Model confidence (mean pLDDT): 83 of 100. This is a predicted structure of a 92-nucleotide RNA (SAM riboswitch aptamer (S box leader)) from a bovine gut metagenome. The model forms 97% of the base pairs in the Rfam consensus. It matches the Rfam family "SAM riboswitch aptamer (S box leader)". From the family's description: The SAM riboswitch is found upstream of a number of genes which code for proteins involved in methionine or cysteine biosynthesis in Gram-positive bacteria.
RNA sequence: CUUAUAAAGAGUGACGGAGGGAACGGCCCUGUGAAGUCCGGCAACCUGCCUUGGGCAAGGUGCCAAAUCCGACGGUAAAACCGAGAGAUAAG
Numbered sequence: 001c002u003u004a005u006a007a008a009g010a011g012u013g014a015c016g017g018a019g020g021g022a023a024c025g026g027c028c029c030u031g032u033g034a035a036g037u038c039c040g041g042c043a044a045c046c047u048g049c050c051u052u053g054g055g056c057a058a059g060g061u062g063c064c065a066a067a068u069c070c071g072a073c074g075g076u077a078a079a080a081c082c083g084a085g086a087g088a089u090a091a092g
Base pairs, nucleotide, nucleotide: 001092002091003090004089005088011039013038014037015036019029020028021027024071025070026069040064041063042062044061045060046059047057048056049055050054068086073083074082075081076080
């Protein structure tokens, strides 16, 4: 850079000790314990297997509060919906 995906799923664990949810604005989470590390788990993409409209595995990544937490720009009468942008992840 290209393509695809996103309202599903995942811990009453150990260490740790104040932050975290990308950025901005909100709104939240957090000493009833944040980040991080370990263990555990999930199964979207790749991969492997099978009795192949599907199922199983968990090897490569990824992920495990809230719709990508919501908004931000555009369209419609709109609180709603659709799209864009930005970011994330996978494959190339």